[in-house]
RNA sequence: GGGCCGGUAGCUCAGUUGGUAGAGCAACUGACUUUUAAUCAGUAGGUCUCGGGUUCGGAUCCCGACCGGCUCA
Repeated sequence: GGGCCGGUAGCUCAGUUGGUAGAGCAACUGACUUUUAAUCAGUAGGUCUCGGGUUCGGAUCCCGACCGGCUCA
């Protein structure tokens, strides 16, 4: 330098016929318990890496940039 895959909540990831974003764990609050843990209920947390384009509408499609992984030379 070429090719391929990936970047979404604090962490691990899902979301793939475009319709306004979710799960598990973690955090916080409450219930239970002598207390902790466990269990149960609930709450909060995301400009979906960045910029541009297409579209009524983009995490999703197109182009570019950056970062990470694999691979070829």